[in-house]
Context: one part of a larger RNA
RNA sequence: UGACGGGAGCCCGCACAAGCGGUGGAACAUGUGGUUUAAUUCGACGGUAAGCGAGGAACCUUACCAGGGUUUGACAUUGUACCGUUUAGUCUGGCCGAAAGGUUGGAUGAUCCGCAAGGAUGGUAUAACAGGUGCUGCAUGGUUGUCGUCAGCUCGUGUCGUGAGAUGUCGGGUUAAGUCCUUUAACGAGCGCAACCCUCAUCCUGAUUUACAUGUGUAUCAGGAAACUGCCUACGUAAGUAGGAGGAAGGCGGGGAUGACGUCAAAUCAGCAUGGCUCUUACACCCUGGGCUACACACGUGUUACAAUGGCUGGUUACAAUGGGUCGCUAAGUCGCGAGAUGGAGCUAAUCCCACCAAACCCAGCCCCAGUUCGGAUUGGAGUCUGCAACUUGACUCCAUGAAGUCGGAAUCGCUAGUAAACGCCAAUCAGCCACGUGGCGUUGAAUACGUUCUCGGGCUUUGUACA
Numbered sequence: 001u002g003a004c005g006g007g008a009g010c011c012c013g014c015a016c017a018a019g020c021g022g023u024g025g026a027a028c029a030u031g032u033g034g035u036u037u038a039a040u041u042c043g044a045c046g047g048u049a050a051g052c053g054a055g056g057a058a059c060c061u062u063a064c065c066a067g068g069g070u071u072u073g074a075c076a077u078u079g080u081a082c083c084g085u086u087u088a089g090u091c092u093g094g095c096c097g098a099a100a101g102g103u104u105g106g107a108u109g110a111u112c113c114g115c116a117a118g119g120a121u122g123g124u125a126u127a128a129c130a131g132g133u134g135c136u137g138c139a140u141g142g143u144u145g146u147c148g149u150c151a152g153c154u155c156g157u158g159u160c161g162u163g164a165g166a167u168g169u170c171g172g173g174u175u176a177a178g179u180c181c182u183u184u185a186a187c188g189a190g191c192g193c194a195a196c197c198c199u200c201a202u203c204c205u206g207a208u209u210u211a212c213a214u215g216u217g218u219a220u221c222a223g224g225a226a227a228c229u230g231c232c233u234a235c236g237u238a239a240g241u242a243g244g245a246g247g248a249a250g251g252c253g254g255g256g257a258u259g260a261c262g263u264c265a266a267a268u269c270a271g272c273a274u275g276g277c278u279c280u281u282a283c284a285c286c287c288u289g290g291g292c293u294a295c296a297c298a299c300g301u302g303u304u305a306c307a308a309u310g311g312c313u314g315g316u317u318a319c320a321a322u323g324g325g326u327c328g329c330u331a332a333g334u335c336g337c338g339a340g341a342u343g344g345a346g347c348u349a350a351u352c353c354c355a356c357c358a359a360a361c362c363c364a365g366c367c368c369c370a371g372u373u374c375g376g377a378u379u380g381g382a383g384u385c386u387g388c389a390a391c392u393u394g395a396c397u398c399c400a401u402g403a404a405g406u407c408g409g410a411a412u413c414g415c416u417a418g419u420a421a422a423c424g425c426c427a428a429u430c431a432g433c434c435a436c437g438u439g440g441c442g443u444u445g446a447a448u449a450c451g452u453u454c455u456c457g458g459g460c461u462u463u464g465u466a467c468a
Stems, first nucleotide, its partner, number of pairs: 001468002003465003007462007015452002019415005026304008034295002042053002064290007073129001077128007089108008110121004131279002134277003140273002142268003145264001147262001152191006158167003171182003197256004202225007212215001228250001231244005306408001310367006323354003328347002333342003374405001379400007421444007
């Protein structure tokens, strides 16, 4: 000087407390461990792995396994030799085959350089080489997580100290903040904080098609204004704090983007790049089928419930916002109980469609506390759609079936306001989909915070130390 302390002081945070709703019990979905397997590819492992990489494993993906094949190779560049205009390329047959591939035919048919000869794009052989999701994240780049959006981390000169170092950065106040004020052997500066950026809320101006209620409007787009403790009161040396006025908004107005020096030899050689090592008729490459979906079990994250603040039936019974659409979204009409089929208008979209966009909500009726008109797992049958193909292993529909479950032990999680909770809608990926996931959008809309003793994490000061 640090680190540590079941030392001390001050301060902060959904950290506790006060509340609301969950998890832990059930079924299912999904990930992980384990076990099994020919293979169940690989990575991630307290917080900071486990609905994570994967924003979509039937084939492909795919890296794994079995079998069948190829060996200058699926891909790149080059040398040498030979063949070739009957060429390169395109189209199309036969035979073997699961395919890959092997073998053998037919048709059509170029381009570029060069005066021409000839050469190149092609093939075969050969040599260099290709190739590796093989190993090492403890050789690395790049990127990322975390402490933490915590308020810290440093430097120049000066001064002090033999020196390591200290000072500045401490003290007194204040702040969300090393924010600012004041004091001061320090004076300044840098990276952080804040601001500058985007967005929401108010107003003004301009623009006006495809939007509507047809106009000084709403809406959309663009540009501006507005908030600064500016004004008043109290306290204070000041910084500032408390209250008030006006205002759409008040003291950081809400949200986002933005992550200092560093920590964890943290994560990633399987995104990519890359040193070294290693394989080279195989650890490379192609194909068919299988596997990644197994199942005594254990854990994580979710969904649906256990009901009456509810379930069911009916009501042309209301009210959104974000988005997406030409290999696409697909209307009206018709058929079907339904998934859907048919149909084909319109739309490269403020125009048409998804989508009269919604569901909780509201109104009326039934149920009468029960394993039920709760709950929907599981199973049987019949279908629809996508796709070359739904057996392993797709989603959805209809009929039947009707498990567990009566609010969950110890323990544990989220949240302070348009938040929690509840309700639906949209999108990415995508042929389809195992999405109950993820990312957004709006609708309805609470309770509680006395306080900082305690738990956890963090910041500053101080103290002890046989630790570095």
Predicted 3D model of a 468-nucleotide part of an RNA (small-subunit ribosomal RNA, 3' major domain) from a Candidatus Komeilibacteria bacterium. The organism belongs to Candidatus Komeiliibacteriota, within Bacteria. Its mean pLDDT, the model's own confidence on a scale to 100, is 81. It matches the Rfam family "Bacterial small subunit ribosomal RNA".